[in-house]
RNA sequence: GCACGCGUAGCCAAGCGGAAAGGCGACGGAUUGCAACCCCGUCAAUUGCGAGUUCGAGUCUCGCCGCGUGCU
Numbered sequence: 001g002c003a004c005g006c007g008u009a010g011c012c013a014a015g016c017g018g019a020a021a022g023g024c025g026a027c028g029g030a031u032u033g034c035a036a037c038c039c040c041g042u043c044a045a046u047u048g049c050g051a052g053u054u055c056g057a058g059u060c061u062c063g064c065c066g067c068g069u070g071c072u
Stems, first nucleotide, its partner, number of pairs: 001071007010024003018055001025043005048064005
């Protein structure tokens, strides 16, 4: 340099164009002699950045950035 794949919350991770699941975690509560486990509730995402298409984009298109694999 070329090709392909990936980028979603503090971490992991789903998501046929109709608008963001789940787990871990954090916080509060209940329980306990005090804790742990379990249980209840809450919090946490400008979906890598910028454009485009569309009534509507995490999803499709283009450019860029980063990571990985292969080739040269």
Transfer RNA from an Acidobacteriota bacterium, 72 nucleotides, folded computationally. The prediction has a mean pLDDT of 83. It matches the Rfam family "tRNA". Its family is annotated with triplet codon-amino acid adaptor activity in the Gene Ontology.